[in-house]
RNA sequence: AUACUGAGAAUUUGAUCUUGGUUCAGAUUGAAUGCUGACAGCGUGGAUGAGGCAUGCAAGUCGAACGGGUAUCCCGCAAGGGAUACUAGUGGCGAAAGGGUUAGUAAUACAUGAGCAAUCUGCCUCUGACUUGGGAAUAACGGCUGGAAACGGCCGCUAAUACCUGAUGAGGUUAUCCUACACAAGUAGGAAUAAUCAAAGUGGGGGAUCUGAAAGGACCUUGCGGUGAGAGAGGAGCUCAUGGGAUAUCAGCUAGUUGGAGUGGUAAUGGCACACCAAGGCUAAGACGUCUAGGCGGACUGAGAGGUUGACCGCCAACAUUGGGACUGAGAUACUGCCCAAACUCCUACGGGAGGCUGCAGUCGAGAAUCUUUCGCAAUGGGCGAAAGCCUGACGAAGCGACGCUGUGUGAACGAUGAAGGCCUUCGGGUUGUAAAGUUCUUUCGCUAAGGAACAAGGAAUGCACGCUAAUAAUGUGCAGACUUGAGGGUACUUGGUAAAGAAGGACCGGCUAACUCCGUGCCAGCAGCUGCGGUAAUACGGAGGGUCCAAGCAUUAAUCGGAUUUACUGGGCGUAAAGGGCGCGUAGGCGGAUGUAUAAGUCAGAUGUGAAAUUUCGGUGCUCAACACCGAAGCUGCAUUUGAAACUAUAUGUCUAGAGGAUGGACGGAGAAAACGGAAUUCCACGUGUAGCGGUGAAAUGCGUAGAUAUGUGGAAGAACACCUGUGGCGAAAGCGGUUUUCUAGUUUAUACCUGACGCUGAGGCGCGAGAGCAAGGGGAGCAAACAGGAUUAGAUACCCUGGUAGUCCUUGCCGUAAACGAUGUAUACUUGAUGUAUCUUAGGCUCAACCCUAGAUGUAUCGAAGCUAACGCGAUAAGUAUACCGCCUGGGGAGUACGCUCGCAAGGGUGAAACUCAAAAGAAUUGACGGGGGCCCGCACAAGCAGUGGAGCAUGUGGUUUAAUUCGAUGCAACGCGAAGAACCUUACCUAGGCUUGACAUGCACGUGAAUAUUGCAGAAAUGUAAUAGCCUUUCGGGGCGCGUGCACAGGUGCUGCAUGGCUGUCGUCAGCUCGUGCCGUGAGGUGUUGGGUUAAGUCCCGCAACGAGCGCAACCCUUGUCAUUAGUUACCAGCACGUAAAGGUGGGGACUCUAAUGAGACUGCCUGGGUUAACCAGGAGGAAGGUGAGGAUGACGUCAAGUCCGCAUGGCCCUUAUGUCUAGGGCUACACACGUGCUACAAUGGCAGGUACAAUGGGAAGCGAAGCCGUGAGGUGGAGCAAAUCUAAGAAAGCCUGCCCCAGUUCAGAUUGUAGUCUGCAACUCGACUACAUGAAGUUGGAAUUGCUAGUAAUGGCGUGUCAGCAACAACGCCGUGAAUACGUUCCCGGGCCUUGUACACACCGCCCGUCACAUCAUGGGAGUUGGUUUUGCCCGAAGUCGCUGACUUAAUCCGCAAGGGGAGAGGCGCCUAAGGUAAGGCCGAUGACUGGGAUGAAGUCGUAACAAGGUAGCCCUAUCGGAAGGUGGGGCUGGAUCACCUCCUUU
Repeated sequence: AUACUGAGAAUUUGAUCUUGGUUCAGAUUGAAUGCUGACAGCGUGGAUGAGGCAUGCAAGUCGAACGGGUAUCCCGCAAGGGAUACUAGUGGCGAAAGGGUUAGUAAUACAUGAGCAAUCUGCCUCUGACUUGGGAAUAACGGCUGGAAACGGCCGCUAAUACCUGAUGAGGUUAUCCUACACAAGUAGGAAUAAUCAAAGUGGGGGAUCUGAAAGGACCUUGCGGUGAGAGAGGAGCUCAUGGGAUAUCAGCUAGUUGGAGUGGUAAUGGCACACCAAGGCUAAGACGUCUAGGCGGACUGAGAGGUUGACCGCCAACAUUGGGACUGAGAUACUGCCCAAACUCCUACGGGAGGCUGCAGUCGAGAAUCUUUCGCAAUGGGCGAAAGCCUGACGAAGCGACGCUGUGUGAACGAUGAAGGCCUUCGGGUUGUAAAGUUCUUUCGCUAAGGAACAAGGAAUGCACGCUAAUAAUGUGCAGACUUGAGGGUACUUGGUAAAGAAGGACCGGCUAACUCCGUGCCAGCAGCUGCGGUAAUACGGAGGGUCCAAGCAUUAAUCGGAUUUACUGGGCGUAAAGGGCGCGUAGGCGGAUGUAUAAGUCAGAUGUGAAAUUUCGGUGCUCAACACCGAAGCUGCAUUUGAAACUAUAUGUCUAGAGGAUGGACGGAGAAAACGGAAUUCCACGUGUAGCGGUGAAAUGCGUAGAUAUGUGGAAGAACACCUGUGGCGAAAGCGGUUUUCUAGUUUAUACCUGACGCUGAGGCGCGAGAGCAAGGGGAGCAAACAGGAUUAGAUACCCUGGUAGUCCUUGCCGUAAACGAUGUAUACUUGAUGUAUCUUAGGCUCAACCCUAGAUGUAUCGAAGCUAACGCGAUAAGUAUACCGCCUGGGGAGUACGCUCGCAAGGGUGAAACUCAAAAGAAUUGACGGGGGCCCGCACAAGCAGUGGAGCAUGUGGUUUAAUUCGAUGCAACGCGAAGAACCUUACCUAGGCUUGACAUGCACGUGAAUAUUGCAGAAAUGUAAUAGCCUUUCGGGGCGCGUGCACAGGUGCUGCAUGGCUGUCGUCAGCUCGUGCCGUGAGGUGUUGGGUUAAGUCCCGCAACGAGCGCAACCCUUGUCAUUAGUUACCAGCACGUAAAGGUGGGGACUCUAAUGAGACUGCCUGGGUUAACCAGGAGGAAGGUGAGGAUGACGUCAAGUCCGCAUGGCCCUUAUGUCUAGGGCUACACACGUGCUACAAUGGCAGGUACAAUGGGAAGCGAAGCCGUGAGGUGGAGCAAAUCUAAGAAAGCCUGCCCCAGUUCAGAUUGUAGUCUGCAACUCGACUACAUGAAGUUGGAAUUGCUAGUAAUGGCGUGUCAGCAACAACGCCGUGAAUACGUUCCCGGGCCUUGUACACACCGCCCGUCACAUCAUGGGAGUUGGUUUUGCCCGAAGUCGCUGACUUAAUCCGCAAGGGGAGAGGCGCCUAAGGUAAGGCCGAUGACUGGGAUGAAGUCGUAACAAGGUAGCCCUAUCGGAAGGUGGGGCUGGAUCACCUCCUUU
């Protein structure tokens, strides 16, 4: 010194909330890979083939157990003896430890806690007792000998602490008895008797004595041993309880199996083994089987609970090439022992042998991947030894690897011209950046030089003291101690020197997620964890600059936990998202009313033992710090024992009545079963009446009918179903149940509170019931009706419609067992504001004579609704509210309710029920839109009612197509097509051919040179152009300047591309009435409200109401033109009155009245009246008025839609061309022509044509212009030139009309195309390719199919006139003007378009939407499959190694026993038997691989056929079932609403 702890994000949608999956941010690793790499410390490193292994080492030691041997030395003449060192063998101890690995093993294992009264234990410690007498062999060794070798064989010799045997027995063991303890088996102690059980010596020292020739021995002593006994410690064995994987698509397993008593065996219990007897034992609380796996302490993660894991370190287990077996031993069924079998490798003389790295290094292989064939026993530890010591790949160290953790460094301070370079740029600058350079300073680390630890404790000559002893000897202990021991390593550390000197990279930069620009690329190349980037302006690809984050590392991949409350104990759900079993009865189980007593199993508290150490946490200490290490404490949430408590649960027992059940009296019902009966209808049959049709449909046809139908009348037959009553009414567990009556059975409910006394609730398995369809057998068969046939419809129609029609539908018996079997809502119990119906019952009360009725209660049933709940919708005492008990079920979509297996079924099929693979969603509810062959309301020349057309002809014009050298380009449903183009012969012109130019046809600037510019003429040429000749500058302060030309550089130029990069402009919905905002309110939210509703309007116009109140853009109004009047003004316009005047004429004087001109005003506002309407808005009618309800027309175009149109009007980003895609010129083309379409003109004629006469306009235009009169020409026109910059002059004659005349219904006196000839005009120029004139020619066309357009009043129709562009003209166009001047609108059913409200939706690129299935092609995974092949496992039989055990043992036999001996006992070789590994054979089970062919599935670019679903999806859809069909699918039967719309009924709410 307690603890100190919980974050989210992206992605389904147009948007939202929810559900739900996927993905990311964190931590971690025995890792691997990529790029990079300075140092140090501490750790860590074959996870895969328990695959194979060369080589070396990893277990020896003891001569103080023993006999020899070798070498050297010493003594000795020799024989021989001795010493030192080493040692093969005998013997002892060790080798069972240490080290490795995780194959097997789901329990003979492990962990925790108990037990052994059912056990063993070498070495070690302690206690006490002994340590005695004999004997026979054998290796080594020697000789002979076999074999290639490994290794032997025979003969002979020898020792021991080797082996055998005798004695003794403190003590042990066995048998008998006693005592104590114990629940018991039994244990402990004691007594006596009997039986039985031991031993080994050796080293040192020693003085007498004895022995011996001597050496030596005896004897004494001491150390180390030996033997038996007891105790301990440590170790081992056995047993029990509890705990920790998956799978039920493994449900039954088991004959030594379960038990008994017996025998054997073991250290010991036990079927451990054997014979006998009995028939047991285990199992849903999961036996048996299969798959996977060493277990634990712990580790990682996590807030925790958990989840995952079992490297390193530690404990336990198992294994040692594979399988089996025993021996030895205290201990093994033995990693570096043995035997056998098998595979493999090696040696071989072919006869036979040898081997086992899952020890340390190392090698090959496989693998994404894991190190040195190092040093040392100095330390720690182990074995042997008395010791020195020897051995030790344990261990200590070093090496390699950024594999991990930790620490340090790669410099510090100053330094702005903000250097250069890079990058960006709006060209100003910014940024890299104090960064660098430069100046000053420091030297950790490194390098170099010098010094230099700790880790060392021990060992030990010698000396001293003490113990032992007869002993001053020996020996032991203690103390002192010469001398001596370091692999690492000259390492850590310290100091000097050195010079900023030697030391930075990796990933990322769209969002999540910190960090942005340029260039390149152009759905390519590529990126990507999820979402997704890339199709010419990519912060997403690649590069660069810059930035961000980490840092000697950084990323990626793999894996675990987390986030994930996404398996939910903590901590989820099941009406519609995945999810309530179709319904009941009921077993096991779970849970259970009130009250008393007892117990103490659960529960709670205390104590004790244990929970190894390490790890973890905390407090310290030591390495310079840290990692790391050490010390102390806590903790280890557990298990066991014990002592208490007694509330709750439990157990036992007693009592109670509120749960449950019973009794008695009523009540109710389409509840069930059986039998009988009834009428209506349909069909059929018979007879009659009767005649030509019936029937059926959207319309038809098939069908029936003159052989008499349909219709109608009478009679008969048959089967099925029961109209009205009938009702969100009743009954039943559900399925379901409907004519009437009877019988039988069951249920519910009410009243009484009489009886029992918790008897209850739920319910895995189990059992039963279970619509319709379907199956089997037998009946029955009227109607209806799958299949089928025919007729229609249709592109087709295997359908919808029609005519027929068989199974079936009905009955009996037996199966099937499923439905949208739904309230998509399990059962039971309790509690929690209300309102209103309805069914049954009841008694009580009110009223009444009574009934009805009213009030109250119970049980059902239905609607609305408070709180609460819900993602919302909604539920709301019949809960989806608040709680309890029990059961069932869910965990992303698809694959799939499929496959395989099992099971049920006669079959059809049912139940149970996966995976591979694939997607990033799938889904629910609600919102806003859009859409609907949904609904309601409303509007519009939208339809209708009308008028005139188009579509037919000819021509004009535009377009498509075709053609072409080019026929330039654009516009393409409405909203392109007489459009851009308000004018293509050249020009225009953008196109084509040909010829030229290159700073350029055009602009600006700079440099240099030059002097003109310009004009005229000649030549070549199609022209552009080229060339030649002539004429020809200004200014100046003399530098130059202006103007031009030439050369060069910057640049010009582009009708080249992109309208999907853009601006601007325009079209369209649409002059439709809409589109929004602020604040407030409602909703979790998207959103809603306002803006909806009732009226009204042309209008979101206005009024009223209203959780809204206000506001904006739109509407309207303000503007222009026009219609009436007034005032002012009066020329070029006008002329009433006055005057003059003409052939006529405002011609003249004059006038300012009128018309007119053009400026200012007035006027119209539902203002007034009546009626309606809500006392409103407003509407209808009326008056007045020139005009009446926005008077008429125009301009004016909300938020937005269409990536609408335009880069060729203009502007403009980017890209492209630069002697050409620029520019100049000539010619051609845009004018082509089989054809198709649009828009127009002219017509087809008599409401007309022609001829003659005659009347009345307006808008506009005019100077390179309009052009008068006059004259010429048939005419176009020519000539002429008055007047006019225009209310003055002019083009200019208006035409239809009106008045006459002719034509007389015809291809014409209609129509005018086409063609010929001759002309006119413009213009450099009318050939391609102009307009007009005259004469001649005289085509089609006689009112136009399907279809379709415009128009509601000065409108349509019709008539002419003007203007712009323009030399002229394609103009019949376009834009304007005036003249004449209609018809019709009942009305909103329908077509089209639009607005508002509402509804459905699987649409949101918004119905030109979405989307289903077959078929065809490609790829992927998978099921079946004749089989083929491999693994594993079981059973039967055969064979059977080694080996234990048993039996035998005629052969062998030293020491031992009996025997004088022979021989026997005993022991052994050998033989036999049981068991048994491997093997063989036969038959199965399970699993895997592969397989011709085949089934479906998934995914793919724009394939084919249809269109099933989403809207009423065009036949409402869906579920189960049967049947049919290319396919979606169709049809029949029953069911559901998760169906739109309309009507009706019932109920509720409000007024």